Predicted 3D model of a 372-nucleotide RNA (Bacterial RNase P class A) from Nocardioides sp. Its mean pLDDT, the model's own confidence on a scale to 100, is 76. The gene name in the source record is rnpB.
RNA sequence: UGGGUCGGCCGGGCGGCCGCGUCUCCCCGUUCGCGGGGAGCCGAGGAAGGUCCGGGCUCCACAGGGCAGGGUGGUGGCCAACGGCCACCCGGGGCAACCCGCGGGAAAGUGCCACAGAGAACAGACCGCCAGGCCUCACCCCGGUGAGGUCGGGCAAGGGUGAAACGGUGGGGUAAGAGCCCACCAGUGCGCCGGGAGACCGGAGCAGCUAGGCAAACCCCACCCGGAGCAAGAUCAGACAGCGUGCGUUCGAGGGCGGCCCGCCCGAGCACGCGGGUAGAUCGCUGGAGGUGGUCAGCAAUGGCCACCCGAGAUGGAUGGUCGCCCCCGCCCCAGGCGGGACAGAACCCGGCCUACAGGCCGACCCACUCA
Repeated sequence: UGGGUCGGCCGGGCGGCCGCGUCUCCCCGUUCGCGGGGAGCCGAGGAAGGUCCGGGCUCCACAGGGCAGGGUGGUGGCCAACGGCCACCCGGGGCAACCCGCGGGAAAGUGCCACAGAGAACAGACCGCCAGGCCUCACCCCGGUGAGGUCGGGCAAGGGUGAAACGGUGGGGUAAGAGCCCACCAGUGCGCCGGGAGACCGGAGCAGCUAGGCAAACCCCACCCGGAGCAAGAUCAGACAGCGUGCGUUCGAGGGCGGCCCGCCCGAGCACGCGGGUAGAUCGCUGGAGGUGGUCAGCAAUGGCCACCCGAGAUGGAUGGUCGCCCCCGCCCCAGGCGGGACAGAACCCGGCCUACAGGCCGACCCACUCA
C1' cells in the first nucleotide's frame, strides 16, 4: 500500500416560538366530586419492535399417585432462570486471522433410503471370470485342439448404476475367486498405562476381521416442566327487573386439584334461552437480579467491595411542528445554492434471542507485496 477477519460505539447538537402529557405551585369558579386559566420542572430506544424463550410479581391450586404430553441434549463454568452467555473438546471449511455445527443413542427394536441399478441392508449377479455336460463348425498326426451356441453350476476380482454397493494396498492361495490366509494401514469393540476437573487426547496390546445413512421418523436414555396473566389482582362509587325451560340439594347437580384415570376436597345451586343495566375513580405503577467509574478475583462469562447517579408512567392513549445557526452526506452553473439525514416508537418490570436500520467513528488481528 492492497485485500480480509473479528469486536466495540454513536445514531444529529444548541437556541427561539407554538402545541401535547404527568407532577408541583398560584389564581378564579364550584353542586367540594372537580372544572377553567397561568407558571415551573421533566417527558422513548438501541432496538421501546416480533412476542420466540426464561424469570420476578399477582391470582387460582397446593394431597398425592399412575398414564399421557411438552421441552432440553458434547464437557466444565456463569446466572434469579433460560432454548442465553463464556471457556474448552470433537467434526467440517479457510494459507491465516477466524468462521460453521438441531453435537446423546443407528452392534435395543420397528421403519424409510427418490431416480438409476442385477442388487439399498440376514445384499445382489446385467456385462464379466471359471471349470463341466450337450449341440454345431473348423483343423489335423483320428481323438484331440480351437471357436460359437446352449444347459445347470461356482465366483464377486474387473466393468457398469448410484449421494451411498458390505474395509484399503500388497502377497499367498485357487479352476476362477474371495479376510479364505498373512503383512501393513484405516476403523470398531474390550480391558490396560499415561495426561486432563471433564468432554477428550496420546501410547502399547488383544479380538472378530468390518459394523452404511436418517432419530428435524417412531422410539430409547438422562435431566427439567402446575395453570392463567397487569383487561393479573385489590378497593371504592354507581346502575338494573326480572322471566321461561331442564337437572339437582347427603340417591350430590355443579366446581377445584393444567389433560385422562384413580383418589381427595368444597358443595346448594348449576346449565341454556329471552329481557334489562354498567363500562367511572383509586391502588397495582415503577429505585431495579438498575446504571457509571474505580479496585480485587477469574483466560472469560461473571462475581465481591467502595464511591457516585437515577427527573416517562399515558388509558382513545402525550413525547410533535416550525424557524435560525452549526454538523454529516449527495448533486450543481462551487467564497455559494439546492436536496437529503434511517429503522422505529414505551404501556407491570427485568434477562436474553431474533428481526429492522440513512450515515458515521474507534480498536485488535491475519495474509500478500514493497521499502528501511

Record summary: The source organism's lineage runs through Bacteria, Bacillati, Actinomycetes, Nocardioidaceae and Nocardioides.